[in-house]
């Protein structure tokens, strides 16, 4: 200058580390009414793209799916395809209620519309 990411900005307090507070993004929970079954210890359930399938299974392959400098379409190329969390419990769901606001990175192929 920019990537993935909700994860940014402001204000006041502090010597300062910090706290706290709003605003913005994101996320859970939670009526009728809709679904039509639902539990079952063989549990269920959330964040995410990371669903699954084969295997030597503790290892690879493969894959739904997901990124890449305004968005979109087309071509072309590299990469990801984890991990964490609630704990016996939750479909959706207005009012309401509540929670986060990290952390890792090093990069801009080409053509069209807009």
């Nucleotide at each position: 200058c920019g990537c993935c990411g909700a994860g940014a900005u402001c204000c006041a307090u502090u010597u300062a580390u910090a706290u706290g507070g709003a605003u913005g993004c994101g996320g859970g929970g939670g009526a009728c009414c809709c679904u039509a079954a639902g539990g079952a210890u063989u549990g269920g359930g959330g964040c995410g793209a990371a669903a699954u399938c084969c295997u030597u299974u503790u290892u690879g392959g493969a894959g739904a799916g997901g990124a890449c400098a305004c968005u979109u379409c087309c071509a072309g190329g590299u990469c990801c395809g984890a991990g964490c969390c609630c704990g016996a419990c939750a479909g959706c769901u207005a009012a309401c209620c509540u929670c986060g606001u990290a952390g890792g990175c090093g990069a801009u192929u080409g053509g069209a519309a807009g």